A computed fold for a 72-nucleotide RNA from a Candidatus Woesearchaeota archaeon, annotated as transfer RNA. Model confidence (mean pLDDT): 84 of 100. The sequence is in RNAcentral, with records from ENA.

[in-house]
């Protein structure tokens, strides 16, 4: 330098055009003599960036950036 794939709360993850899902973690409450466990509830993501298509984009298209693998 070329090709393929990946990028979603603190971490992992679902989502294949119609208001982003779950788990762990975190915070509050209940439970307990207390802790753990368990139960209930809350906060936290404008989906890597820019542009395009569309009534509507995490999702489709183009271009960046980062990472993994392969080729040279």
């Nucleotide at each position: 330098g070329g090709g393929u794939c990946u990028g979603u709360g603190g971490u992992c993850u679902a989502g294949u055009g119609g208001u982003a899902u779950g788990a762990c973690g975190u915070c509050c409450g209940c439970c307990u003599g207390a802790c753990u466990c368990g139960c209930g509830g809350g906060a936290g993501g404008u989906c890597u960036c820019c542009g395009g298509u569309u009534c509507g984009a995490a999702u489709c298209c183009g271009g960046g950036c980062a990472g993994a693998c392969c080729c040279a």